[in-house]
């Protein structure tokens, strides 16, 4: 210098204007919305301040916390894991190591228990992939001829299986990323979990739907008047409708009113500080663990905020100019976006940085 292997990190910076979400000042008072629960509102020119996506927030594939439901014990079924040892809250994750395979090497990959229980499978080639075909023997059934014989059917035993050939493998077997066996592990449900408050309508439970209401005329009384009180007269309405032959009561059905309770719409909580990070130090090959720190830290939306524009710079590409210092113009800067929270795995990703190691070439 070139070609690689492994590990770690960053993934635009600063400023301005406008806008959005959350928190605090400020669970406030007044006001507004709503039946309520609860929500909104700083209004004098703008309330002020703080914070506001990721290394994967993704796939939802494993393992947990948390939640509700279930649960006497044991076993079976179903699901999962699989050399050996270790780490971890746990794991199918991680570390170390053995073995096998790949690579020239640094390194990479491995579902890596058991075909001495049973079943199944082994392309092409080959008689044949474990059964046999084929050959022989034994006893038997059946048919023909009938004294021994021959054909056929299945059963048992032996050869085939020694040599050559085919093939990855040939009578030795191989395959469990086939069923299966062995050992061990294993309830279901996912924040739309779950809790609290709580309409209308419908449905459920209980009670009620007698002793009246309206206006008009006349008379008496009070009053200055308007008007009011009482009495009388007649008018209209209601005292629910239906059934039980009719009437009264009771009962039943329907209707209306009130109260109670459950769920739904709606509202609030759950809702973000946790197996957290960083530094120092000790232990361990390592994953990781212990101790110390007056070190660090603000997303929590619910039709779902975290954005848009401008300026200066940064990086990359192309073209041009050059006094080789650089400058100018244009284009580009990925993958992607929280939704209860963690530990992993997998997948996507423009461009860039750092470290360790391997191989080749060259020079001193």
């Nucleotide at each position: 210098c070139g070609a690689g292997a492994c590990g770690g990190c960053c993934g635009g910076a600063c400023g301005g204007u406008c806008g959005c979400g959350u928190g605090c000042c400020a669970c406030a008072c007044c006001g507004g919305g709503g039946a309520g629960a609860c929500c909104c509102c700083a209004g004098a020119c703008c309330g002020g301040c703080a914070c506001g996506a990721g290394g994967a927030a993704a796939g939802u594939c494993c393992g947990a916390g948390c939640u509700c439901c279930g649960c006497g014990a044991c076993g079976c079924a179903g699901g999962g894991u699989a050399g050996c040892g270790g780490g971890u809250a746990a794991c199918u994750c991680c570390c170390g190591u053995c073995c096998g395979c790949c690579g020239a090497g640094a390194g990479g990959c491995g579902a890596g228990g058991a075909c001495c229980a049973g079943c199944g499978c082994c392309a092409c080639a080959g008689u044949g992939a474990c059964g046999a075909a084929c050959c022989g023997g034994c006893a038997g059934g059946u048919c023909g001829g009938c004294u021994u014989c021959g054909g056929u059917c299945g059963g048992c035993c032996g050869g085939g299986c020694c040599g050559g050939g085919u093939g990855a493998a040939a009578c030795g077997g191989g395959c469990a990323a086939g069923c299966u066996c062995u050992a061990c592990c294993u309830g279901g449900u996912g924040c739309a979990a779950g809790g609290c408050c709580a309409a209308a309508u419908a449905g459920g439970a209980g009670g009620g739907c007698c002793c009246c209401c309206g206006g008009g005329g006349c008379g008496u009384c009070c009053g200055c008047a308007a008007g009011g009180a009482c009495g009388c007269c007649g008018c209209g309405g209601a005292a629910g409708g239906g059934g039980u032959g009719c009437g009264u009561c009771g009962c039943c059905c329907c209707g209306c009113c009130c109260u109670c309770g459950g769920g739904u719409c709606g509202g609030c909580c759950g809702c973000u500080a946790g197996a957290g990070g960083c530094g120092a130090u000790g232990g361990g090959c390592g994953a990781c663990c212990g101790u110390c720190g007056a070190c660090c830290g603000u997303a929590g939306a619910u039709g779902g905020a975290u954005g848009a524009c401008c300026g200066u710079c940064c990086c990359c590409g192309u073209g041009g100019u050059u006094u080789c210092g650089a400058c100018c113009a244009c284009g580009g800067g990925a993958c992607a976006g929280a939704a209860c929270u963690c530990g992993g795995c997998u997948u996507a990703c423009a461009g860039g940085c750092c470290g360790u190691c391997u191989c080749g070439c060259u020079g001193a």

This is a predicted structure of a 364-nucleotide RNA (Bacterial RNase P class A) from a Chloroflexota bacterium. The model forms 90% of the base pairs in the Rfam consensus. Lineage of the source: Bacteria > Bacillati > Chloroflexota. The RNAcentral record of the sequence draws on ENA. It is recorded under the gene name rnpB.